[in-house]
RNA sequence: AAUGAACGUUGGCGGCGUGGAUUAGGCAUGCAAGUCGAACGAGAACCCCGCAAGGGGGAAUAGUGGCAAACGGGGUAGGAAUGAGUAGGUGACGUACCCUCUGGACGGGGAUAGCCACGGGAAACUGUGAGUAAUACCCGAUGAACCCAUCUCAUAUGGUAUGGGAUGGGCAAAGGUGAGAUUCCACCGGAGGAGCGGCUUACUUAGUAUUAGCUAGUUGGUGAGGUAAUGGCUCACCAAGGCUGCGAUGCUUAGGGGAUGUGAGAGCAUGAUCCCCACCACUGGGACUGAGAUACUGCCCAGACACCUACGGGUGGCUGCAGUCGAGAAUCUUCGGCAAUGGGCGCAAGCCUGACCGAGCGACGCCGCGUGUGGGAUGAAGGCCCUUGGGUUGUAAACCACUGUCAGAGGGGAUGAAGUGCAGUAGAGCUAUCUCUGCUGUUUGACAUAGCCUCAGAGGAAGCACGGGCUAAGUUCGUGCCAGCAGCCGCGGUAAUACGAACUGUGCAAACGUUAUUCGGAAUCACUGGGCUUAAAGGGUGCGUAGGCGGUCAUUUAGGUAGGGUGUGAAAUCCCUCGGCUCAACCGAGGAAUUGCGCCCUAAACCGGGUGACUUGAGUGAGGCAGGGGUGUACGGAACUUCCGGUGGAGCGGUGAAAUGUGUUGAUAUCGGAAGGAACGCCGGUAGCGAAAGCGGUACACUGGGUCUCAACUGACGCUGAGGCACGAAAGCCAGGGGAGCAAACGGGAUUAGAUACCCCGGUAGUCCUGGCUGUAAACGAUGAGCACUAGUUGGAAGGAGGCUUGUCUUCUUUCCAACGUAGCAAAAGUAUUAAGUGCUCCGCCUGGGGAGUAUGGUCGCAAGGCUGAAACUCAAAGGAAUUGACGGGGGCUCACACAAGCGGUGGAGCAUGUGGCUUAAUUCGAGGCAACGCGAAGAACCUUAUCCUGGAUUUGACAUGGUCGGAUGUGCUACCUGAAAGGGAUAGUACUGCCUUCGGGUGAAACGAUCACAGGUGCUGCAUGGCUGUCGUCAGCUCGUGUCGUGAGAUGUCGGGUUAAGUCCCUUAACGAGCGAAACCCCUGUCCUUAGUUGCCAGCAUUCAGUUGGGGACUCUAAGGAGACCGCCGGUGUUAAACCGGAGGAAGGCGGGGACGACGUCAAGUCAUCACGGCCUUUAUGUCCAGGGCUGCACACGUGCUACAAUGGGGCGUACAAAGGGAAGCCAACGCGCAAGCGGGAGCAAACCUCAAAAAGCGUCCCCCAGUUCAGAUUGCAGGCUGCAACUCGCCUGCAUGAAGCCGGAAUCGCUAGUAAUCGCAGAUCAGCACGCUGCGGUGAAUACGUUCCCGGGCCUUGUACACACCGCCCGUCACACCAUGGGAGUUGGUUCUACCCGAAGCCGGUGCGCUAACCGCAAGGAAGCAGCCGACCACGGUAGGGUCAGCGACUGGGGUGA
Repeated sequence: AAUGAACGUUGGCGGCGUGGAUUAGGCAUGCAAGUCGAACGAGAACCCCGCAAGGGGGAAUAGUGGCAAACGGGGUAGGAAUGAGUAGGUGACGUACCCUCUGGACGGGGAUAGCCACGGGAAACUGUGAGUAAUACCCGAUGAACCCAUCUCAUAUGGUAUGGGAUGGGCAAAGGUGAGAUUCCACCGGAGGAGCGGCUUACUUAGUAUUAGCUAGUUGGUGAGGUAAUGGCUCACCAAGGCUGCGAUGCUUAGGGGAUGUGAGAGCAUGAUCCCCACCACUGGGACUGAGAUACUGCCCAGACACCUACGGGUGGCUGCAGUCGAGAAUCUUCGGCAAUGGGCGCAAGCCUGACCGAGCGACGCCGCGUGUGGGAUGAAGGCCCUUGGGUUGUAAACCACUGUCAGAGGGGAUGAAGUGCAGUAGAGCUAUCUCUGCUGUUUGACAUAGCCUCAGAGGAAGCACGGGCUAAGUUCGUGCCAGCAGCCGCGGUAAUACGAACUGUGCAAACGUUAUUCGGAAUCACUGGGCUUAAAGGGUGCGUAGGCGGUCAUUUAGGUAGGGUGUGAAAUCCCUCGGCUCAACCGAGGAAUUGCGCCCUAAACCGGGUGACUUGAGUGAGGCAGGGGUGUACGGAACUUCCGGUGGAGCGGUGAAAUGUGUUGAUAUCGGAAGGAACGCCGGUAGCGAAAGCGGUACACUGGGUCUCAACUGACGCUGAGGCACGAAAGCCAGGGGAGCAAACGGGAUUAGAUACCCCGGUAGUCCUGGCUGUAAACGAUGAGCACUAGUUGGAAGGAGGCUUGUCUUCUUUCCAACGUAGCAAAAGUAUUAAGUGCUCCGCCUGGGGAGUAUGGUCGCAAGGCUGAAACUCAAAGGAAUUGACGGGGGCUCACACAAGCGGUGGAGCAUGUGGCUUAAUUCGAGGCAACGCGAAGAACCUUAUCCUGGAUUUGACAUGGUCGGAUGUGCUACCUGAAAGGGAUAGUACUGCCUUCGGGUGAAACGAUCACAGGUGCUGCAUGGCUGUCGUCAGCUCGUGUCGUGAGAUGUCGGGUUAAGUCCCUUAACGAGCGAAACCCCUGUCCUUAGUUGCCAGCAUUCAGUUGGGGACUCUAAGGAGACCGCCGGUGUUAAACCGGAGGAAGGCGGGGACGACGUCAAGUCAUCACGGCCUUUAUGUCCAGGGCUGCACACGUGCUACAAUGGGGCGUACAAAGGGAAGCCAACGCGCAAGCGGGAGCAAACCUCAAAAAGCGUCCCCCAGUUCAGAUUGCAGGCUGCAACUCGCCUGCAUGAAGCCGGAAUCGCUAGUAAUCGCAGAUCAGCACGCUGCGGUGAAUACGUUCCCGGGCCUUGUACACACCGCCCGUCACACCAUGGGAGUUGGUUCUACCCGAAGCCGGUGCGCUAACCGCAAGGAAGCAGCCGACCACGGUAGGGUCAGCGACUGGGGUGA
């Protein structure tokens, strides 16, 4: 885009079309083929004449007869050719009605329907007798051209043809009308025409090879029969043919064409309506009649079905028009009319006509029209959204002014009608009853109704689908992987533009969507117009048949080809131009087209054919050359195993380590000898040969191919190759040998969770030979064969020629094998004269993945199995090449307390603290590997605190802002009642109370009460977020601009060589630069200098108990500013570099030490409970206040610590030396009391001044003597102290007493590289009080680092990848369950078909015909002729037996697919 459509929602009108696609299933009822009285006889009622008998007329009707009924109408079952289409042939034929021409119609005869009479039968129907007519039937006559036979002439032809002549024989006829017929209508013979048919030829016209052979009337001949006619059409005889890979035969499917749909076309699909052809008519068979049928509404027979019946017997055929049932997703009225067109009959009038013309039903299709038009902004109300400002629906509505299409009502009215007939009239045809022409009058509409006029009134007339992308059009709410959507991708798990709804928008519109189907897009079967190295796809290789294709020259032919002409290609359709319906759809006219086929003429280049030549393709010959080419025979050495003997004496062997095994019966080892089988080291090489498989010791014999040179010979002999034939690794099979080593299976030992494996010890088939089979491999260059052309360079192998400098030389050339590479090609990787380039020829193969190389069938094989080779079903991918990452029990380089080397710990004990778990009314919440767990918390008795629990209160609120109303107070403090408090209640006292003021007052601010908005929430979501933080990681990385390369993703830069702590720097370089990081800049510290000296300092001077005082600035120190370090200098190494190593100097040396500082990013990492914030939830509660409790609960587990386990220690006494800090609700001196904690006391100090403050380890000395102790200090008792409203739950400290575990800690694990670890104390924050934690400070002060194999983590380069939520990835198979399709299957059911045999209806044909018979012959007898009957051949249905094939079902069973 389309449809004979169907379904869903909706539905105003008209025109033109169209409508049983399924069950060729069954059918009630009505109608669909008759007509002619001018062919014939009869003829009731009735009429006329007649006295009657009788005669005449006479509609309807039945019959005889004629014509029609073979057309028209319906359907598509069958049929793959007896069909159709196109073009021919008929010298092999027919033809009623019609037209033209010609000739004719004479004389006779016998019957029979109807009718009448009598019968049979339920009916349908039918019998007998008498008698009758014809345009019915018969006989005779005549008959030219007609037919037959014979003879003959001419013409044409491939042939049986055409025309003429002669002789012989044969065949016709009907009347009617009318007053009147050679004249009109009929009739007969002949010739011709038109139209319609029969037969026949060529080409074309489905699928399937999982159908490869078929055929006995089969193929041909002769003769005969038959037919309108050819012909095995039929028959007899003879011959053995005929068809087939260009697809016979079989099976399946199917009406064919014009055309229709689609498409740029070529094609592909279809064959409704219309036209042409074929075929069918309940199923099967058969003939009759006829011009024509093997006959839709004729006949006979058989069968199924249905109906009637008196049970004896009959009847029927809607695939005609309507209609009905059934089945189905689905397809109409039992309508009107012959008015038109057409047909039949008729002289005609006319009759008949479900053909046809019309109407009805169905939005089924196409086309047209309408559902209003203009104005109208306070942009109304309502709806929806909202950032609350507004926006949008939206000029849309309302409202105002108009119009009148369609539908409705009424009126009037064109057309489809042309005729025919009749009557009259004028004329023509010699005559006419006939024909033609013209005029006048009269006569015919089933149905439809245009256009026109009038009326009323915007009145009666809009929906459907869609809005994530493709694809035009988005917001809100609801829902929460639910409900649902979905054409593909895919949406939905609490902020859904994708579900549902609303609003709004988009598209189309009386429709809109969905489903189904066809074509297109699809170059996705590729003729036009594809591919095969790796995506699907080259046969394992060769030889070769058919076939296809094929070198040069000349000549000829005209099959192909080309040009011209001509015939045909029906009409309709399509296209163009006009025209008719108002337009369009629709219809008409003309043209074009119909790309095809036939015939004729011409051309001769090319293809093909014929003929003749040629040598370059191909082959032959002669002479050389290389080679693991093949087959056979013989021989050889090394090694191995076994056996024999010698030596020897304990292990050997094997592995990661072992064990099994072997060995004192002597192994292994070693020496000598013997036997056996297999394979051939070195040479040996991206070297050679072969078609491929493949080929390797040596010699000989036989043998295939290749190549070079010469150019002697043949003269296109060529290439490819469906089928076919041959070869064909390994494994395997059969038979017979052989068997050293190796080694499936198997046994044992190990490994392991297991180990039907990898490793080890054994070991049989096999491996080897001969003969045969198998026929497959990643049979690979994943690349078929042949020919030609298209830059090069290098190497190797085998020849030849030239040159000289004669060489292991060089140049050229032929063939072969390789490497690199230009153009080109390719998706890229790559390939590139050995093409995957450019062309030609031939063959094979492919068409998404899975199912599946499976099933089934066939075929081959001894088997294993091979070859050929599907479908159902299922998925939206499967796949290739390359890119960036990530990963690897891949590689290289490298770093880090990563390991190693060391020191000290943890894990064991007790206690502290955090966490889990358990418990509880509650044990609030968060943090969860590293990177949660002395974490948030720098300090939970109340408070903190978080409704965590129990209980009590409160509701505009504990806190903020605003509006309205109220009445004037209101607030603080003291006191009262109740209560646990909060809260509630009521009164008294006291202090204060804004602004303006004319001091009268006003105002209402603040405040209070009520009320409304709102406050509030440590309620949820860290996976909606901001901010902040952790981590990789202080690791050295992460990027950009321009350029270049690549189709692109991307690459390059950033790689490489060095070097560094470092992507730090240098060199190289299609890159050149730059940014964020690193470094530096900043702070502290280490040395020096300058400046400045109080509260700090004191060398010298003076003075003191004392830097106390005078004094001093030198020193220390303080705190400001400077200097200093840069591989700067020297030497070496290195690329003349960067840099590294060593040295000097220096307080410090190669970043001096420490801190702050954290790239792009990762972890949906952490935090909604710091804070902020979207959404949701809550509002007499999840808010607020209060009391008490809990967060401290304890069988247990873990993390982090403290104290220890002691003698490098513990205790007593004495005695030194810090730094950094804090202090006013504070630090607190001296002094006094107390054993002590502490208390009293009060000086000083907002601090370099006073104070906390004692530093401790250390040093000196005494005791302890290895023990659960003079170690360790848990636990508990008593007595005290401090803070605080308050130490019960639940604080800290002191004294006395008590004196637990613990004697150095399993597996495992942590920190640390120098002023570090270890050890020792001091201070601070928080804080009323509470520190073993945390943050700082100083004192004492080590050991070790060979080194980078390993563990963990990181960086760079490279490699593989089927990974990309990225190895915590991906993913395979069994088993279990559910569902789906399918194979096998004992069998069973049905269709179809074949063979043989049986039966054999009707009927034609043949035979017979003794029965019967009007026409003719005959005087007659009888004959001729015909018929019945009987017999035979053929044959439908049916039957019997056995096959083939297709389909359904099938217990059970096999695999397959899908599923969170």
The prediction has a mean pLDDT of 83. Small-subunit ribosomal RNA from an uncultured bacterium, 1460 nucleotides, folded computationally. Rfam family: Bacterial small subunit ribosomal RNA. Gene Ontology terms of the family: ribosome and structural constituent of ribosome. The sequence is in RNAcentral, with records from ENA and SILVA.